Annotation
Predicted 3D model of a 72-nucleotide RNA (transfer RNA) from a Candidatus Tayloriibacteriota bacterium. Rfam family: tRNA.

C1' cells in the first nucleotide's frame, strides 16, 4: 500500500423491502423499610463525521474517522 468485515442509549444487542429509533441491564426519583438489599412502580438519555440521493436515511452512494481481519 491493497482488500473485506464493523461503528445504533453508560453495557450488551434488536429495528423486513428506506417511513414514530426500542429491549434488557446499569443510572436517577418513588413506594416499601428503623435502614440498606430485593421486589414493584416512574423517568431521564442513543444513531461515529461530513456531504449526497430522496417527500422521507440507522437503514441506500461517496469521503473521512475509529475497531478487527486477510494480503503484499
Nucleotide at each position: 500500500g491493497g482488500g473485506c468485515c464493523u461503528g445504533u442509549a453508560g453495557u450488551u444487542u434488536c429495528a423486513a423491502u428506506g417511513g414514530u429509533a426500542a429491549a434488557a441491564c446499569a443510572u436517577c426519583g418513588g413506594u416499601c423499610u428503623c435502614c440498606a438489599a430485593a421486589a414493584c412502580u416512574g423517568a431521564g438519555g442513543u444513531u461515529c463525521c461530513g456531504a449526497g440521493u430522496u417527500c422521507g436515511a440507522g437503514u441506500c452512494u461517496c469521503g473521512g474517522c475509529g475497531g478487527g481481519c486477510c494480503c503484499g